[in-house]
Context: one part of a larger RNA
RNA sequence: UCAUGGCUAAGGAACUAGGCAACUUGACCCCGUAACUUCGGGAGAAGGGGCCCCUCUGUAAUGGAGGGCGCAGAGAAAUGGCUCAGGCGACUGUUUAGCAAAAACACAUGGCUUUGCAAAUUCGCAAGAACACGUAUAAGGCCUGACACCUGCCCGGUGCUGGAAGGUUAAGAGGGGGUGUUAGCUGACGCAAGGAAGCGAAGCACUGAAUCGAAGCCCCAGUAAACGGCGGCCGUAACUAUAACGGUCCUAAGGUAGCGAAAUUCCUUGUCGGGUAAGUUCCGACCUGCACGAAUGGUGUAACGAUCUGAGCGCUGUCUCGGCCAUGAGCUCG
Numbered sequence: 001u002c003a004u005g006g007c008u009a010a011g012g013a014a015c016u017a018g019g020c021a022a023c024u025u026g027a028c029c030c031c032g033u034a035a036c037u038u039c040g041g042g043a044g045a046a047g048g049g050g051c052c053c054c055u056c057u058g059u060a061a062u063g064g065a066g067g068g069c070g071c072a073g074a075g076a077a078a079u080g081g082c083u084c085a086g087g088c089g090a091c092u093g094u095u096u097a098g099c100a101a102a103a104a105c106a107c108a109u110g111g112c113u114u115u116g117c118a119a120a121u122u123c124g125c126a127a128g129a130a131c132a133c134g135u136a137u138a139a140g141g142c143c144u145g146a147c148a149c150c151u152g153c154c155c156g157g158u159g160c161u162g163g164a165a166g167g168u169u170a171a172g173a174g175g176g177g178g179u180g181u182u183a184g185c186u187g188a189c190g191c192a193a194g195g196a197a198g199c200g201a202a203g204c205a206c207u208g209a210a211u212c213g214a215a216g217c218c219c220c221a222g223u224a225a226a227c228g229g230c231g232g233c234c235g236u237a238a239c240u241a242u243a244a245c246g247g248u249c250c251u252a253a254g255g256u257a258g259c260g261a262a263a264u265u266c267c268u269u270g271u272c273g274g275g276u277a278a279g280u281u282c283c284g285a286c287c288u289g290c291a292c293g294a295a296u297g298g299u300g301u302a303a304c305g306a307u308c309u310g311a312g313c314g315c316u317g318u319c320u321c322g323g324c325c326a327u328g329a330g331c332u333c334g
Base pairs, nucleotide, nucleotide: 001330002328003327004326005325006324007323008322010320011319014318019315028050029049030048031047036041038146052068053067054066055065056064057063069073081313082312083311084310085309086308087307088305089304093105094104110143111142112141113140114139115138121130122129123128147300148299149298150297152230153229154228157227158226159223160222161221162220163219166218167217168216172212173211177207178206179205180204181203184199185198189194231249232248233247234246235245258292259289270286271285272284273283274282
């Protein structure tokens, strides 16, 4: 010097991003215990008191009375600090083995949807298997996430389901026609033999029109606890301001209830109130919601939480601001 322990006047969070760390509290017995509440809780709430030894006395047992000693009686060790308010998540659980334990995941609950059993779904080329030795109070998929009160409008787009008149449409069916080839015919030219060019049956080959032709798509409906979406401008009341009201444009429909500077608010330390001597945080309001909003759930909510935020009491070497002691085979120096 460092590390680990112990003590510390006065103050007591002034430290700091933050009471991080440490201190305080502490077992057992008795008394006592609020808001709120899902009546179970909250609760060990909080807050008080007792605790050793001796004598007498009493009981089945805990006791009762009197006295005594010490600074101190759970005499050591071990062994909850408490309260208030808010956010998030109902809860117990689960998780990034090795920087994240959470508000993330799960969860009981609710809903939509698929599936009638040789089930749907999944694995496998198949055989076969899981589901399940189950059978719709079952099984699979997706979303939501206890409970309470609720869950508005839009089907135009995308998806899904249903529909089948019409349009479009593949393979395939079909085979009009066309082309090539040439038996034959004709025949420029040639005295003739011959022979350019033209026409051309059947067959063969190539090509392949019309027409018929499923699902799908177009089309017609339904469906949002399917993916998703849920307006603008202008005017108007006898102070002013504001606009219950009116006009107009656009839309599939223009955001309902509730909540709101919020885990969401840019401007912003918004404004007002509370708490402080002083508060970018916090709590209560307001609403001008840049850019909340209803199972990508909305708003509440007792209980719960090694959760996050703010405040108070207690307590302290966190600090003012340092000091002292012990231990150490740490480091340095002697």